Source information: The RNA shown here (small-subunit ribosomal RNA) has 1494 nucleotides and comes from a metagenome. Rfam family: Bacterial small subunit ribosomal RNA. Rfam links the family to the GO terms structural constituent of ribosome and ribosome. The coordinates come from a structure-prediction model, not an experiment, and the mean pLDDT is 84.
RNA sequence: AGAGUUUGAUCCUGGCUCAGGAUGAACGCUAGCGGCAGGCCUAACACAUGCAAGUCGAACGGUAAGGACCCGCUUGCGGGUUACACGAGUGGCGCACGGGUGAGUAACGCGUAUGCAACCUACCCUUAACAGGGGGAUAGCCCGAAGAAAUUCGGAUUAAUACCCCAUAACAUCACGUUAUUGCAUAAUAAUGUGAUUAAAACUCCGGUGGUUAAGGAUGGGCAUGCGUGACAUUAGAUUGUUGGUGAGGUAACGGCUCACCAAGUCAGCGAUGUCUAGGGGGCCUGAGAGGGUGGUCCCCCACACUGGUACUGAGACACGGACCAGACUCCUACGGGAGGCAGCAGUGAGGAAUAUUGCGCAAUGGACGAAAGUCUGACGCAGCCAUGCCGCGUGCAGGAUGACGGCCCUAUGGGUUGUAAACUGCUUUUUUACAGGAAGAAAUCUCCCGACGUGUCGGGAACUGACGGUACUGUAUGAAUAAGCACCGGCUAACUCCGUGCCAGCAGCCGCGGUAAUACGGAGGGUGCAAGCGUUAUCCGGAUUUAUUGGGUUUAAAGGGUGCGUAGGCGGGAUAAUAAGUCAGUGGUGAAAUACUGCAGCUCAACUGUAGAACUGCCAUUGAUACUGUUAUUCUUGAGUGCGAUUGAGGUAGGCGGAAUGUGUAAUGUAGCGGUGAAAUGCUUAGAUAUUACACAGAACACCGAUUGCGUAGGCAGCUUACUAAGUCGUAACUGACGCUGAGGAGCGAAAGCGUGGGUAGCAAACAGGAUUAGAUACCCUGGUAGUCCACGCCGUAAACGUUGGGCACUAGGUGUGGGUCUCAACCAACGAGAUCCGUGCCGCAGCUAACGCAUUAAGUGCCCCGCCUGGGGAGUACGGCCGCAAGGCUAAAACUCAAAGGAAUUGACGGGGGCCCGCACAAGCGGCGGAGCAUGUUGCUUAAUUCGAGGCAACGCGAAGAACCUUACCUGGGUUUGACAUACUGGGAAAAGCCACAGAGAUGUGGUGUCCGUAAGGGUCCAGAACAGGUGGUGCAUGGCUGUCGUCAGCUCGUGUCGUGAGAUGUUGGGUUAAGUCCCGCAACGAGCGCAACCCUUGUCCUAUGUUGCCAGCACGUAAUGGUGGGGACUCGUAGGAGACUGCCGGGGUCAACUCGGAGGAAGGUGGGGACGGCGUCAAGUCAUCAUGCCCCUUAUGUCCAGGGCUGCAAACAUGCUACAAUGGCCGGUACAAAGGGCAGCUAUACCGCGAGGUGGAGCGAAUCCCAAAAAGCCGGUCUCAGUUCGGAUUGGAGUCUGCAACUCGACUCCAUGAAGUCGGAGUCGCUAGUAAUCCCGGAUCAGCAACGCCGGGGUGAAUACGUUCCCGGGCCUUGUACACACCGCCCGUCACACCACGAAAGUCGGUAACACCCGAAGCCAGUGGCCCAACCCUUUGGGAGGGAGCUGUCGAAGGUGGGAUUGGCGAUUGGGGUGAAGUCGAAACAAGGUA
Repeated sequence: AGAGUUUGAUCCUGGCUCAGGAUGAACGCUAGCGGCAGGCCUAACACAUGCAAGUCGAACGGUAAGGACCCGCUUGCGGGUUACACGAGUGGCGCACGGGUGAGUAACGCGUAUGCAACCUACCCUUAACAGGGGGAUAGCCCGAAGAAAUUCGGAUUAAUACCCCAUAACAUCACGUUAUUGCAUAAUAAUGUGAUUAAAACUCCGGUGGUUAAGGAUGGGCAUGCGUGACAUUAGAUUGUUGGUGAGGUAACGGCUCACCAAGUCAGCGAUGUCUAGGGGGCCUGAGAGGGUGGUCCCCCACACUGGUACUGAGACACGGACCAGACUCCUACGGGAGGCAGCAGUGAGGAAUAUUGCGCAAUGGACGAAAGUCUGACGCAGCCAUGCCGCGUGCAGGAUGACGGCCCUAUGGGUUGUAAACUGCUUUUUUACAGGAAGAAAUCUCCCGACGUGUCGGGAACUGACGGUACUGUAUGAAUAAGCACCGGCUAACUCCGUGCCAGCAGCCGCGGUAAUACGGAGGGUGCAAGCGUUAUCCGGAUUUAUUGGGUUUAAAGGGUGCGUAGGCGGGAUAAUAAGUCAGUGGUGAAAUACUGCAGCUCAACUGUAGAACUGCCAUUGAUACUGUUAUUCUUGAGUGCGAUUGAGGUAGGCGGAAUGUGUAAUGUAGCGGUGAAAUGCUUAGAUAUUACACAGAACACCGAUUGCGUAGGCAGCUUACUAAGUCGUAACUGACGCUGAGGAGCGAAAGCGUGGGUAGCAAACAGGAUUAGAUACCCUGGUAGUCCACGCCGUAAACGUUGGGCACUAGGUGUGGGUCUCAACCAACGAGAUCCGUGCCGCAGCUAACGCAUUAAGUGCCCCGCCUGGGGAGUACGGCCGCAAGGCUAAAACUCAAAGGAAUUGACGGGGGCCCGCACAAGCGGCGGAGCAUGUUGCUUAAUUCGAGGCAACGCGAAGAACCUUACCUGGGUUUGACAUACUGGGAAAAGCCACAGAGAUGUGGUGUCCGUAAGGGUCCAGAACAGGUGGUGCAUGGCUGUCGUCAGCUCGUGUCGUGAGAUGUUGGGUUAAGUCCCGCAACGAGCGCAACCCUUGUCCUAUGUUGCCAGCACGUAAUGGUGGGGACUCGUAGGAGACUGCCGGGGUCAACUCGGAGGAAGGUGGGGACGGCGUCAAGUCAUCAUGCCCCUUAUGUCCAGGGCUGCAAACAUGCUACAAUGGCCGGUACAAAGGGCAGCUAUACCGCGAGGUGGAGCGAAUCCCAAAAAGCCGGUCUCAGUUCGGAUUGGAGUCUGCAACUCGACUCCAUGAAGUCGGAGUCGCUAGUAAUCCCGGAUCAGCAACGCCGGGGUGAAUACGUUCCCGGGCCUUGUACACACCGCCCGUCACACCACGAAAGUCGGUAACACCCGAAGCCAGUGGCCCAACCCUUUGGGAGGGAGCUGUCGAAGGUGGGAUUGGCGAUUGGGGUGAAGUCGAAACAAGGUA
């Protein structure tokens, strides 16, 4: 410090997720030790038991218990004494500290800084003064009484440092004065005068301790104030002791703290009030910081102590282990009454994912009391439990290669890895165990001794005291001995293989894995990371600049308010002066300690701890500075405004007027249609429409001008004219003198639609009706038509109210239009013009900005000021609440839940019922077919024991198959066989095996007989047995290679360098021409290149040269019935081989002096001469595992293999491809002519003979330019048939044969005789072909014994028609455009309905919670009143009493409780509403292309 994830790819926006750190944690697996910390986050839920606050006999009366002593008496008991001790009691001090908890509290509660001239402070310290004299009670004890108990009552008696009175007394307090000083004020301080009031306690070891008053200090508190300190505005108004005053009361003290009276204030948008949440801080976690989160342990403060209320005592409490009352709960009870409060330490139950011992000790530190010893102390010190955390240590170290065994993996005779790892050798002993030694923490008080001063303190010495603990630590012994796990290994993210599984089981933080080869599931081996821990979960910060102060945005991604006015607020021109609030600097105080940081130090190190420093960014005070901001004062004119002079416009409001059009009415002319559409129909019309003419009426809107124009804040504004009115601009510089900008709330304006009332209504036109269209058509189209549209008044307040761009000011290159002014120049006039300047309105464009697109002086640039708004998509601009509205609805505005995206701009493709250009037998123009018939072949389907398998739009279907009777053969039935039908090698064995013969059998096979190999003697061949292995047309063509089809012989597909772009990419390859062609030329930020195209290759067309057999024969010769038959020849044909030729080369026109094109000449051939082979980058997971090869899986007495028979030929039906036909351009008969290319020895077979024929007999020639197949056929000549189911057509069937073959039954072909079906040119539709082509006619070949061949592949013969042209159909190429597509339109995608689940809203109601209010009742208690009853102290007294006090009673206040109507909030709720989610449901087809109605 970043990374993953939206896309085919890119940039951006934007969310989600991860890597880090942390925790009072929990859970899973695992676990050796120690140190230091920490340990109920939940039920402030309930608590058994024990302990947690007592102490003082040196305050007191005393003596229940114990000790000592004495006595009685001595078993034992009783009594007395005791400066030993002490229960209970009086009294003093303490119990208000320490300890716990965080419920409440949003507050002066806390933090910080101040103030108290408005206060208190026990114990402690200092100072000053004092303590005299009396008195009466009461606990206890004793006696009695009530009660179950708790406890209470009566009587008698008694003490005090308990209580009371008197005296003394002020510097204390109070009242009234005087003077001085000081303070911001009330006032304070000091001095002083007069008067009044008020105190004490004793104990003693005689040293002292204690007491009272006053002043001061210290410590601790109380009160007040500034600032800071949560959420929600879907809480906007709150408040009546409320705000203030006067007086009084009260308090330690100020104060509405309380009361009476008076006034009507006070708080609040800088957030009052309300609701919800929460103890606050030092700190802690995180972060670069700013911040964010948090407040457990430790420290400070606060609050609380079962819940609520109340006071008492006291220096201090409204009191955790005190009191009273009320309530809930628990316990005891004799039922009458009582007792209790663990949020102290342990502990129990409950709750919970979860949190410890009913331990030891007061040895240390601290606290209470005490003179002290000491007592008490669950504070504290320690120990126990828990890996809860942090830190440290260990589980060994060195050597050791046959790189062992085993495991795992592989290309498997072998290798790799685990791995120096192990074994083995040597060493060490932290740790474990055992034994031994053994601390520091302890210094004091106290006691004793000594010393100093002088009698009590101080100093020195000695002695005493340890819970932890025989612990830490040290030593010795033993021996590698006692000690490693957890998570992960697809990317992020370090780490890879095998097996199992097969969208199952499962994983997953995000993206995503899993459907038979999973590095992602589970296991294993290996590896990586951390390590006594490791992972997971939860939470917080970070990353996240993803709330942006530091540090974001707002045209299109989320986001500018519809618009102006204007309040508060924010910001604000020039000059001078003052001030010093902000600001800056210095200084002082404070900012507790701990924590964090730095240095040093102590535990062996570290954690931990100690110590010192710095820091604590803050607050307060004070002294200065004065540039800037503020404030005050004076002034200026440039901002702003006013005046004056011009000028502009669809600016606004009200009135008047006008013509065209439309409709209607009347009249007339006139006759059959009009109207409407893609085409129609509804509709109107013979009762006279439409059309035409005239007149009249009505309402609405204003053609042309008209525009890229003008005006207005926006909405908006358009005939002409009048009135009223607003505004802008220019010019001038007379006036004011900063008067300005923006603007939360607020109040105005605000299209259309809509609403209310009343008018109006020609046209148009929601709803509605009808007609069409359609599968449907609640639409688009048509005919009608009501609200509405219009006017007046009043509402509504929203729009894609858009420039999707808030307002203002300033600055920053230009160019070119246009509207409104002014000025200058020019000009005889007129017309035209040049320039400057201000205000508008457009276009282009630099810098700059932007994700890009784009913006660019009218900014989206550069700055300043102010306002609005945004923070992932959906849910949702929705629900609830509130406000507004007559309603419709508007404004404000969530959450649950759900997804990992949603989105912007641009790129490349693909696509479009987008556009342009172009091509192709694509259409058109033609010729011939198919689709109808019969047959053949293939396919589907059906059937079957099997009808083996594959191929499936074009691009499967006369395809694999260039040959299924057996074989083939893969299928079925049956019969056999198991190292096998076939290959290799090993081990062991045999002398046989093959062959031949016989028998059984359907055969395979079995049985029997015969037979017995070569050999250099090692072995080879062969057979049997065994174990390796063979074998598989079994699966997967979606694991593959190879081969092939298709787009398509279409003209395309790319690269290097350069350039442009942030980038994907672009450019080149686009453009203008041209071509069959990305063919070529020109242009151009491109320049080149590659694969394709073309050419090179084969064939065919012309010529030449060479050669001349088996080919040829002109001329010469011979010969035959005839024939190149023979000699010979090379002229010709032909064959073979090599050349020539064609290149737009030449001429002319066009064209950019181009490419090229058109025409022509010559030429056998002319613009690629014809044909073929040749197929770029890629697409279709195209086809093939059954040609072959091959991974993996599967079978192994079978899915292998052998055999016989059957099947692949099965037939209601459908399709595809062909053949033959339907006839006269023909059939039949006879005669006659002309090819090319092939094949041939297990072959082709001549001549001859036989058969009607298929064929047979026999047999020459030929391994072939020699011989044979072999007859070419259509054609030509002649004859016949005469339009018919025929002399067409030949299916089907019967009979007889031939050939091949082991064998023609299923199931061959051919021949002959007989038979003679359908069919008379074929519906919708559809196919091929552009020249030697279509059409037509024969010939040959492969496969093959034969044949299903009418198929396929070749060959030649005869030989046409048509193409105007590119509108349309199909396919394709290039450019461009749109896109929400990228699996790419066979795409994407919307809504209802149905089903399942989830959360939410509404809902008759119902059950609670909370806070108030009104009234009733009113405990305890304080206060007040009263006080007939009661009372010792003191005073008076007439001895009755009084004064004074109290019980009791009454009253105000007052908790809980009751009643009531409301508020607010939550749970449940039949039913209901929409929403979300869910591999394969229904209906449509709304959006994305002009998405088919933008």